[in-house]
Context: one part of a larger RNA
RNA sequence: CCAUCCGGUGAAUGGCUGGGCUCAAGAGCCGAUGAAGGACGUGCCAAGCUGCGAUAAGCCUCGGCGAGGUGCAUGGAACCUUUGAACCGAGGAUUUCCUAAUGGGACCUCUUAACACGUCUCGUGUUGAUCAGUAAUGAUCGGGGACGCUCCGAAUUGAAACAUCUUAGUAGGAGCAGGAAAAGAAAUCGAAUGAGAUGCCGUAAGUAACGGCGAGUGAAAGCGGCAGAGUUCAAACUGAAUCCCUUCAGAAAUGAAAGGGAGAUGUGGUGUUAAAAGCCUGACCAAUUACAGUCCUAGUCGAUGAAGUUGAACUUGUCUGGAACGUCAGACCAUAGAGUGUGAUAGUCACGUAAACGUAAAUCGAAGGAUUGUGGUCAGUGUCUUGAGUACCGUGGGUUGGAAAUCUCGCGGGAAUUUGGGAGACAUCAACUUCCAAAACUAAAUACAUCUUGAGACCGAUAGCGCAAUAGUAGGAUGACCGAAAGCUGAAAAGUACCCCAAAAAGGGAGGUGCAAAGUGCCUGAAAUCGGAUGGUGAUGGAGCGAUACGGCGUGAAAGGAACUGCACCAUGAAGGAAUCAGUCGCGAGGCUGUAGUACGAGUGGUGUUGCCGGCGUCGUAUCAUACGUUUUGAAGAACGGGCCAGGGAGUGUAUUCAAGUGGCGAGGUUAACAAAUUAAAUUUGGUUAGCCAAAGCGAAAGCAACAAGCGCGCAAUCUUCGGAUGAGGCGCGGCGUAUACAAGUGCGUGGAGUCACUGGGAUACUACCCGAAUCCUAGCGAUCUAGGCGUGGGCAGGCUGAAGCGUGGGGAAACCUACGUGGAGGGCCGCAAGCGGUAUUGAUCUGCAAAUCAUUCGCGUGACCUGCGUCUAGGGGUGAAAGGCCAAUCGAGCUAGGUUAUAGCUGGUUCCUUCCGAAACAUGUCGCAGCAUGACCUGACUGGAGAUAGUCGGCGGAGUAGAGCACUGAAUGGGGAAUCCGGGGGAGAAAUUCCUCGAUCCCUUCUCAAACUCCGAAACCGCCGUCGUCGUAGAAAGUUGGAGUCCGGGCUACGGGGUAAGCUUGUAGUCCGUGAGGGAGACAACCCAGACCAUGGUUAAGGUCCCCAAGUGUCGACUAAGUGUCAACACUAAAGGGUGUCCUAGGUCUUAGACAACUGGAAGGUGAGCUUAGAAGCAGCUACCCUCUAAGGAGUGCGUAACAGCCCACCAGUCGAGAUUUAGGGCCCCGAAGAUGGACGGGGCUCAAGUCGACCACCGAUACCAUGGAACACAGAAAUGUGAUUUUGUAGGAAGGCAAUCCGUUUGGGUAGAAGCAGGGCUGUGAAGUCCUGUGGACCAUUCGGAUAAGAAAAUCCUGGCAGUAGUAACAGCAUAGUCGGGUGAGAAUCCCGAUCGCCGUAGGGGCUAGGUUUCCUCGGCAAUGUUCGUCAGCCGAGGGUUAGUCGGUCCUAAGGUGUACCGUAAUUCGAGUACAUCGAAAGGGAAACAGGUUAAUAUUCCUGUACCAUUUUGACAACGAAACUGACGCAUCCGGGUAGGCCGAGCAGUCAUAUGUCAGACUGUCCAAGCACCGAAAACAGUGGAGAGCCGUAAUGGCGAGAAGCAGUUGAAUGUGUGAUGGCGAAAGUCGGUUAAUCCCGGGUGCCCGUGAAAAGGGAGUCAAAGUGUCCGUACCGAGAACUGACACAGGUGCCCCUAGCUGAAAAGGCUAAGGCGUGU
Repeated sequence: CCAUCCGGUGAAUGGCUGGGCUCAAGAGCCGAUGAAGGACGUGCCAAGCUGCGAUAAGCCUCGGCGAGGUGCAUGGAACCUUUGAACCGAGGAUUUCCUAAUGGGACCUCUUAACACGUCUCGUGUUGAUCAGUAAUGAUCGGGGACGCUCCGAAUUGAAACAUCUUAGUAGGAGCAGGAAAAGAAAUCGAAUGAGAUGCCGUAAGUAACGGCGAGUGAAAGCGGCAGAGUUCAAACUGAAUCCCUUCAGAAAUGAAAGGGAGAUGUGGUGUUAAAAGCCUGACCAAUUACAGUCCUAGUCGAUGAAGUUGAACUUGUCUGGAACGUCAGACCAUAGAGUGUGAUAGUCACGUAAACGUAAAUCGAAGGAUUGUGGUCAGUGUCUUGAGUACCGUGGGUUGGAAAUCUCGCGGGAAUUUGGGAGACAUCAACUUCCAAAACUAAAUACAUCUUGAGACCGAUAGCGCAAUAGUAGGAUGACCGAAAGCUGAAAAGUACCCCAAAAAGGGAGGUGCAAAGUGCCUGAAAUCGGAUGGUGAUGGAGCGAUACGGCGUGAAAGGAACUGCACCAUGAAGGAAUCAGUCGCGAGGCUGUAGUACGAGUGGUGUUGCCGGCGUCGUAUCAUACGUUUUGAAGAACGGGCCAGGGAGUGUAUUCAAGUGGCGAGGUUAACAAAUUAAAUUUGGUUAGCCAAAGCGAAAGCAACAAGCGCGCAAUCUUCGGAUGAGGCGCGGCGUAUACAAGUGCGUGGAGUCACUGGGAUACUACCCGAAUCCUAGCGAUCUAGGCGUGGGCAGGCUGAAGCGUGGGGAAACCUACGUGGAGGGCCGCAAGCGGUAUUGAUCUGCAAAUCAUUCGCGUGACCUGCGUCUAGGGGUGAAAGGCCAAUCGAGCUAGGUUAUAGCUGGUUCCUUCCGAAACAUGUCGCAGCAUGACCUGACUGGAGAUAGUCGGCGGAGUAGAGCACUGAAUGGGGAAUCCGGGGGAGAAAUUCCUCGAUCCCUUCUCAAACUCCGAAACCGCCGUCGUCGUAGAAAGUUGGAGUCCGGGCUACGGGGUAAGCUUGUAGUCCGUGAGGGAGACAACCCAGACCAUGGUUAAGGUCCCCAAGUGUCGACUAAGUGUCAACACUAAAGGGUGUCCUAGGUCUUAGACAACUGGAAGGUGAGCUUAGAAGCAGCUACCCUCUAAGGAGUGCGUAACAGCCCACCAGUCGAGAUUUAGGGCCCCGAAGAUGGACGGGGCUCAAGUCGACCACCGAUACCAUGGAACACAGAAAUGUGAUUUUGUAGGAAGGCAAUCCGUUUGGGUAGAAGCAGGGCUGUGAAGUCCUGUGGACCAUUCGGAUAAGAAAAUCCUGGCAGUAGUAACAGCAUAGUCGGGUGAGAAUCCCGAUCGCCGUAGGGGCUAGGUUUCCUCGGCAAUGUUCGUCAGCCGAGGGUUAGUCGGUCCUAAGGUGUACCGUAAUUCGAGUACAUCGAAAGGGAAACAGGUUAAUAUUCCUGUACCAUUUUGACAACGAAACUGACGCAUCCGGGUAGGCCGAGCAGUCAUAUGUCAGACUGUCCAAGCACCGAAAACAGUGGAGAGCCGUAAUGGCGAGAAGCAGUUGAAUGUGUGAUGGCGAAAGUCGGUUAAUCCCGGGUGCCCGUGAAAAGGGAGUCAAAGUGUCCGUACCGAGAACUGACACAGGUGCCCCUAGCUGAAAAGGCUAAGGCGUGU
C1' cells in the first nucleotide's frame, strides 16, 4: 500500500404508516341575543397541547350504553361508580378581557366617567355612529376557502426590433351580495310549413368578422340536450272603501272593538296589452252551494330521522415454533369469502360485514283550521290611457368579432301618440315580415370546495401539504414578511434486581429478562470514513492507479467443472512452410533446382496416466498504456466542471393537426353532450344521428357542372401448342367539366375510398427537456440608521485680543482729530477640558477587538455650534450648503410579496444495452453573420419495373491551359539607316530658305516581358460511338413521403487571388482529420503504411536489423575528418558571401628548346622626361610614355625621403628536373552561426561507421493479407440449412430489437423448517442483466401474459445529509503594566473564599439617574452544557424568596403633531388638501404638598421612629359685594452685588500610631444633623418728606436730575442667616472657636445686541381658625455597561443628563502623583 475479518461512526436500503395528494358525492353562511379570531386564566401536584370560562379537563335535564372511570400522559396521592359513573347523542345554564367593539380614552388585551336600581368599600343595567320612521321602535356596521356581480386597471411577454396591436379587461386594487350569484318573460331572433323568457353542456367553428389584413383575435342564429314558470306596477276610471300602535280571542294563520297615529303631494279598488289592449257607454248570459290559490300546525294518524340494537359458522386433531392466523387431516356457515385487529398468512377468535330493528328533537304528509278571488260574450264611439331631455341624429373617445352595420360615455341638437312607434347587420325610398322601449319581480338546470363522508393502476418520511411530531412552531427581520429540521424497542416493559470498581445518580465489570439485547434518537443498519487484527507485500528504484500473459504466497465448507487440468503417445491436420545433402550460379552476402509442399504446424478426434482444478486475495516479472464529462478545427491538457459517499435530480400532459402502422366497418364511416339499465367497483352494455369527414369540381362572382372505358402499352400473376395470349394495379393517348379567350392554347378537376379507434414519430399553442439573469409592472412595509424641517429641553474648563460707546488730557473757529484710560464687541485667537469631526502616516489591523476598529498626528470648539426626547416628509417619491450623497450593514431609483416557472437567438447539464445505415461545417435569402428558413448532403417506409455506371481500350470531334513565342496588342534595351518635313528648340540669312539637334514615323539588327498578348501548342480533360468490365428482376434508375442533423471547420498535395511575411488570409480540385482504432515517424488530429465483428495460428506493408529493441556489427564500391552526420517530408532554423579543405569532370595556356616554385645574380643609359612647384629626381599633381645598350631592365608595382638617397617589384639569366598554371562545373566538408539553471542525434555510443552516396542479399515487422473456429447482418428457403471473391470503424443523426425499476389485472408459485434488504463469494449471457451458495435479518416476496408510468446518473461552481483531508494546525499574547505568598474548602484549586503584600483608575475604571433590558436582584443546592483554559465559582442549571408612597414620577395641562366625526373631493375606499367641533399628545416643558435617622439576605423621601406639610369633605366659629387686572410666562452676551456648599490654615478637645540611647518634640483621624415654624434680611420699586444748575449725585460701566437730584425716615421685599425642630438622632469619644479662600451652585440688580424680539394651556388670583375623615390606581427589584442596553459573542465599537466630584503643583474640568471609593475578570 491492497484486500478481508471484527468493531465504531453514519443513516442509505427494505418493510411499515393514526399523514398527505387527487377525484367524487353531500351539506352550505356566522354576527349588537356581541361573531370569526385572540389574550389571560382554569387540574391535588401542571411547563406544552386539548377541553373549558371565576359554575372554568367542567354544571343541569332527557335519551343511549352497561362496568369500570378521573383527556394527550404509563407516576404518586385522593376520589367517583349497578341509587347506573365514565363515554355517546339531544336540549339548556355559565361563558373573564380584547376584538365590528359600541359610555369616554388608550393600545401597556389597560384605564376612567355619568345615570338608574339593588343586598350600597361593592354589584347589575343603560349611555356608539349612520339610515328609516310621526312616534314607539327597527335596520345596518364586522367575518368567511373559493365561487358571483359592478367599478378602476398594469407590465414582463409576443410581434424574433418597435409605436397601432398582443399579453388582457388578465394580475392587482375598490365596493357589494348569497348559499349560490348574475340573467330572465321580446320595441327578440329569423326569412320557412317559421321559432317563442333566462342560464348551462355539445355542436355550429377556429366558421362569419376584426387585424401595422402582421403577430394574432374571434362570435351569433340554428340544431341536439339539462332544466323548465310565470307574474306585478305607472296611466286612463274610482276617491279613504286603506295602513300602523295599544287591548282582547286563538297554538298559529288570523279576526274583532275602541282610542291614538299615517294618509287628498292619493292609502285602497280597478287595470297591464300589439290579430292592439284597456278605459267609457250599451246589450246579453252566468252567479255564493261550489271551485281554485295562499297560509298555519296545538291535539290525532303516518313517514323520514341522533346516539344505538340484533346479527351465521371450529378456537377440532397433528407437526414446527416464543407465539399458529402456517403445514397436514377432518368439519361447518354464507342475502355475511368487504375490511381491520389478535404473539406469523383467520369466512367460522374479536370488531365488523350481508340482512333486519329502533325512537327524542326536527321536518314532511294526511287531517284540521284560516284567508283571498268573482266572471264571460257582443256592439259602439275615438271623447280618454299606454313610461321624454327618452327614441333618434351629428361629433369626439372607450369597448367589441361587430365590419359605414356591437355596446357605451362626453358635448351639441332633439321627436311622435294608434292615421302611432321600433327592428329586419351601409344609406335612402316603397313594399313585406316582426315586435311594443324609455317601470319592477321571478325557482330549477350552472359555479365553488371552508366543512362532512367515501374512493384511488397517486406518495410512502430528502417522497407526499411548508407541517405524519407542542408547525406557520423553533429561528431571522424595525417592519411588511421569511421560515426549518425532526416517524419505527418489544408479543408483552418483562425498561437490567443484587454485587464489585469509582468522589459520584457519569461510566465499566459480573449477573438477570427476553425467541432475539432489539437496552431507551433502541427494527433492518449499506457507503464514504475511523480503529484493531489477519493475509500478501515492503526502501536496486517513480507515479492515469489498469488490461493481458506467466510465476510466488495465502485461501480453497457450499455454490461451478468432471466433456476439466498437466504429461505422454497415436490419428488427422488450414494458412504457412524448413533443415540437411547433392548439383549449379554469383567478386560476395547469398540465390536457384532436387530432397519437398516432406518435417513442423493452431486445432480436432482418440488412448493412457495424473488430481483436484478453475476461481478469489495479494505481490512480482514482461508488454501495452497521458483519466472522465464538456466545449472545440483541434484537449492528457497549464481550457471549464467535480473533496468523497449516499439519497434526490431534466423530452411530460392536454387540445388541434400531418404522414405511417395495426384493427373495425366500407360509398359510406363515426358519434358528442346527455339519458337509461346493470354492478361491490366500470376502463361495461345498449340508446340518442345533433354535428363532423368523405362521396364534384371550376370560377373573384353571377353561375355552370364531369369517362360506370374510345384506342394503345404493359409489371406481377394466370394460361400456354413455349411462338405467345390474357393481364388487377400502373402508364400513354383521347374525351369530358369549368374559368379565361377572336382563335390557338393554357390552369384546375375528371374512369369512386373513405372514415373511426388505438400505437409510436413530427408540428403548433400552452411553463413545454431542466437549472440560470440584469429588468418591467402592481399592492404594501419602512425616517429606532441617515437627510432636512417643526416643538420642547440640555451643554460649551481656562486663557488671549481689545470694536463701538463713554471719560480725562491735548489740538482746532468749528467740523472734528489725537494720546491715555474705561468698556467688553466678534459666524475673533490659543486650547488632546468636555463635546463634535476624521487631515496625514496612503501606519497597525485586513479568516480583525471591529461587516470601518486601534495608535500617533490633525481640524472646529459662542456658533450657519453640539446634542436628548417628541413629531413630520416615502420610492420616479422624499431629503439634499449638491458628493448622485442619504432614505435601517441595500440606492444612477429602497425593501417585501405578487404578475412569475417573465424572457434568454447565450452558458451549463440531460440517467440502461445491443444491432443496421450514417452526415454537414456548403449555396441562396434574412436588421443576417453565436440565429433561422429553403436547397445540397443522411436516414426509414412506400411506389416503380429495366436499366444504371466512377473504370479499360479504340475511333471521331471539341477547346487554347502548361510550355513556348513576339506574328497581333501592350510593355521594353542598345546600335545602324532612311525618307517625310509633322512638331519643339537652336544657328545662319533681308527674306525665300537652309543647317544642327530632340521627338514622332518607317526599315534592319539586338537584350527582354505579359492573368485580362498569341504565329504556335501538349499531357491531362470533355462529348458521341463501339469493345471489355462493374452493378441490377435476390428489384437498379426514377419518384412519393415521415424523421433529422448541419450553416465556427481544419491539415496536406497540386494550381491560383491578397500580403514584406506568418502555424497568415481567401479560393478551385483531390484526399485525410473531423466521425478512424492498429503499425511507423522518440513523444506527435490530419505525414507514410493500413480502414479494427470476436478468438487463435501464419505471411507481409511502411519502417527498420551495434545495445536499449524484434531483425545483419550483411555484401560490393565510393565520399566525409567536420562527431559533419547519425532527422523521408514537415514543426529539424539558416542565407547572401567566402574557402590554396578534399574528391571528381571538361577545357585553355606553359613545359626536357627545361615549365611552376625556391635559391644565386642582374634589373642600366639619354634623364633629375616635360610641365607644375620653395622643391617634384620612376613613386603630391598634370601631360606624354619615346630612344639606346641589352639575356633583360617601366620616363616605373610597392616601401621610403623636405627633396634626394636607400630597399623591393616587373623583366632577364643560372642552379634544379617533370609536370606546372589557369578557367568553368559537380560531390562531400569548413566559415558565416549570438540567450539567459545543465542538456540533448530518443539515449548509450558510432569514424574503411552504427555517417553519406550507389548497387545488392537476407531477416524483423500491423487489428493489412491468408487460414481455422464462432457471432451478427443481408438474401434465398416452409424449415433444417445454404450463399456472401464483392457485408461487420463511426460523432451529429435516422431506424430496429431488447434489459431493469414501481404499480394494476391475470397465470403459476415461494415463505418463521426463515421473505425482502444488506455483506462476501460461484456460474451464465455479446450486453443491459439473470441465477445459485453462505452469513446477517425477522415478514413478506416472486413468476407468466398483458396494461400504466413521478421508470435507469458520475458530472449541471446541481440540491439535502453524512464523512474526510486541511489539523491536533490557526486562535485562546499584542490596545488600558500585575501579580505573589500563606491559609481554607474540596475527589480535584494559578483561576473560588479569607489574610498579607504589591500594583491600576481617580472630570474615572468612583457616586446618583434616564432610555433600554425584563428577574439578570437575594438565599440555598448543583457542574452535563454555557464561560475562548480551569472551576468547588458565576449574569449558567434547579428550588425558594424579594419591589410597600396623599407630599418621587405617572395621573392633570397644553406644544409640534396625530386621530375621530361632519362637510367636500373621488368610479370607489381602509384614500385625501382644508375648515369646524371633539379628543389624544411631554415619566427632561407647565405643575398643590416630606424631611432626618433607623431597619432587610434582598425595598425604602414608600416600612418604622420623630417632627411636618398639601388638597378635599364634614362640623363649628369668624371674615368677606362681585368681577377683573395681574400672574403662570420664558432670548443671547456681559458686568456688579449678596450668599451658600466645599477647601485650606491655626488653636482647643477626643482617639490611634510612632518615639522613648540623647535632642527636637511629633504624625494621622475625627470634632455632625434636615424639612418645617418664628424672626432678621440687600438690591429695586412705590408713596411721603425734601428742593438741587457756570451744578450736584452716582457707577465696574453706561448714566440720573423742577415731568423733582442729593439727603431723611417708611412700605413691599430674595437667597441666606439666627433661634427652634433637638430632654431627639448619629457617634467609641470629643462633638468648641477664630481666620482665610471661594464657586460654573442659590438670590437680586444693571448694561449692550437683533433685517433674529426669544411657546401655549391648565392652574393661581378667589378667605381665616379649630377638630375629625379621606387621599384610590400604575411604576418602584437589579444592570445602566471593557459581561445585564445596541452591535449574531461575557465583542478594544456606539449610547443622553446631571450631578457630585476632594488634595499638592498649576490659569485650568490640562498633564503628573494621590484621597474617598473601586478594581487586579483587558477572565

Source information:
This is a predicted structure of a 1723-nucleotide part of an RNA (large-subunit ribosomal RNA, half A) from a Candidatus Methanoperedentaceae archaeon. The prediction has a mean pLDDT of 80. The RNAcentral record of the full RNA draws on ENA. The source organism's lineage runs through Archaea, Methanobacteriota, Methanosarcinales, ANME-2 cluster and Candidatus Methanoperedentaceae.